[in-house]
């Protein structure tokens, strides 16, 4: 310098055009003498950033940043 992959909740991931979800974790409630387990409820994300296309973008396009891989 060129090519490719990844970036979404505290962590691990799904979602590939139509109001953003799952598991773990966290808070509260129930259960227990208490804790764990189990059950219930809830909080938490301007989807790395900036533009563009579209009635509508996590999703498509362009640029850019970070990490990883391949090549030179």
């Nucleotide at each position: 310098c060129g090519g490719g992959g990844c970036g979404u909740a505290g962590c691990g991931c799904a979602g590939u055009g139509g109001u953003a979800g799952c598991g773990c974790g966290c808070a509260c409630c129930g259960u227990u003498c208490g804790g764990g387990u189990c059950g219930g409820u809830g909080a938490g994300g301007u989807c790395g950033c900036a533009g563009g296309u579209u009635c509508g973008a996590c999703u498509c396009c362009u640029g850019u940043c970070g990490c990883c891989c391949c090549g030179a």

Background:
This is a predicted structure of a 72-nucleotide RNA (transfer RNA) from a Patescibacteria group bacterium. Its mean pLDDT, the model's own confidence on a scale to 100, is 85. It was read from a public genome assembly. Rfam family: tRNA. Its family is annotated with triplet codon-amino acid adaptor activity in the Gene Ontology. The family's RNA type in Rfam is transfer RNA.